[in-house]
This is a predicted structure of a 346-nucleotide part of an RNA (small-subunit ribosomal RNA, central domain) from an uncultured cyanobacterium.
Context: one part of a larger RNA
RNA sequence: UUGGGCGUAAAGCGCCUGUAGGUUGUUUAAUAAGUCUGUUGUUAAAGACUAGGGCUUAACCCUAGGAAAGCAAUGGAAACUACUAGACUUGAGUAUGAUAGGGGUAGAGGGAAUUUCUAGUGUAGCGGUGAAAUGCGUAGAUAUUAGAAAGAACACCGGUGGCGAAGGCGCUCUACUGGAUCAUUACUGACACUCAGAGGCGAAAGCUAGGGUAGCAAAAGGGAUUAGAUACCCCUGUAGUCCUAGCCGUAAACGAUGGAUACUACAUGUUGCGUUUUUAAUGCAGUAUGGUAGCUAACGCGUUAAGUAUCCCGCCCUGGGGAGUACGGUCGCAAGGCUGAAACUC
Numbered sequence: 001u002u003g004g005g006c007g008u009a010a011a012g013c014g015c016c017u018g019u020a021g022g023u024u025g026u027u028u029a030a031u032a033a034g035u036c037u038g039u040u041g042u043u044a045a046a047g048a049c050u051a052g053g054g055c056u057u058a059a060c061c062c063u064a065g066g067a068a069a070g071c072a073a074u075g076g077a078a079a080c081u082a083c084u085a086g087a088c089u090u091g092a093g094u095a096u097g098a099u100a101g102g103g104g105u106a107g108a109g110g111g112a113a114u115u116u117c118u119a120g121u122g123u124a125g126c127g128g129u130g131a132a133a134u135g136c137g138u139a140g141a142u143a144u145u146a147g148a149a150a151g152a153a154c155a156c157c158g159g160u161g162g163c164g165a166a167g168g169c170g171c172u173c174u175a176c177u178g179g180a181u182c183a184u185u186a187c188u189g190a191c192a193c194u195c196a197g198a199g200g201c202g203a204a205a206g207c208u209a210g211g212g213u214a215g216c217a218a219a220a221g222g223g224a225u226u227a228g229a230u231a232c233c234c235c236u237g238u239a240g241u242c243c244u245a246g247c248c249g250u251a252a253a254c255g256a257u258g259g260a261u262a263c264u265a266c267a268u269g270u271u272g273c274g275u276u277u278u279u280a281a282u283g284c285a286g287u288a289u290g291g292u293a294g295c296u297a298a299c300g301c302g303u304u305a306a307g308u309a310u311c312c313c314g315c316c317c318u319g320g321g322g323a324g325u326a327c328g329g330u331c332g333c334a335a336g337g338c339u340g341a342a343a344c345u346c
Stems, first nucleotide, its partner, number of pairs: 003317004007299002012313001014201004021194003025088005031082001033081002035077009049065006091191001092188003095184005103177007110154001114150008125136002162169002206247006215241002220236004258312006266290011294301002319346003328339004
C1' cells in the first nucleotide's frame, strides 16, 4: 500500500466558520477528455507458454506458433463520468405570518441571608467536638431589638423541562442582538455536503496591570488525634474566588459515540407549533423510557442506531513499560501547550 477498525479492548480533533481538494438532485441536446471496441506500427534476441524435434532419458539444446499487456497513430460506440448550451423543483436558500426559550451583550432595580460597625436591653458564659483544646468574652461577648455599610450569590417556581456549535446559561425589568420551530407554498433555481492548511470560540485553575474583598478558602500558624500525623476533625487565615483590560488553550472538554443524506416494527411519557370530528385523534420539529428486526466479543445499541447504504474529514492497527519523556521546531511573560522518538526492558 491493500485490507480491517475507532461507545467500554488501541483508536472521533473540545467545538464551530470556512479556503484548496474530494463528492454532488431530475431532465434534453451536442462534444468525445475519461470509458468501451476494431485496425496498423512498435515493445531486439534469449527467457516464459503451446506444439514438434535432437542428445539412451532428464536437465540442456533446436525449430515453429500464439497470446497478454503498454505506448503511438487511426476508424467507430455514446450507457456512465466529464465538459458546453438549455430546462425543472423535490435538496438548499429567500419572503410573509405566528411561536417558545436560564441563547448572547450592556444598563437599571430588588429582597432574603451573611459579616462588620453604631446604639439599646441584658449577664456569664459563648463557640466547637466522638470527647476536648486552641479561639472569643466582665475593656460586657453569645442572645435579642433598631439603624447603617459592604461584597458575593439569586430560595420557592425547578422538571430524565428549556436554550446554545461546544464550553455553558437560572432574581426582576429595559435596550440591542444571534439562532431555532411551525404554517402559507409566493420567489430563486443545485446556489449543496464535507473540509488538509487557516481563522474564531473555548470550564476550572494559573499569569500580567488596575480595582474590590462579605462569605468560602490552597499556602501558612495554632489546637487535637496518633507510635508518628508534614493528613482526616477544630480555631484562625493569605493568594484565589468577584470586576475591567489582556494572556493561557487545557479537562473523565463524555453520549468516553465526527459531520451530512436516505431507508428500516411498535408502545409509553413529555416540550414547541399546527389541523380536525377537541375527555380524543393526527402532522412536523425536539427530548426521554421500554422494545421488534438487525447489529455486537459481550455489555448493550435499537427511526436521536452502535441497523442497512453512500459521500467527506480525523485518528489507529507499530503489544505493556520507557513516555506524552528526550532532542529539534513552534507558540507563551511564565506555568507550560502543540508536534513527538529511540536505546533498554517484560
The full RNA is in RNAcentral, with records from ENA, Greengenes and SILVA.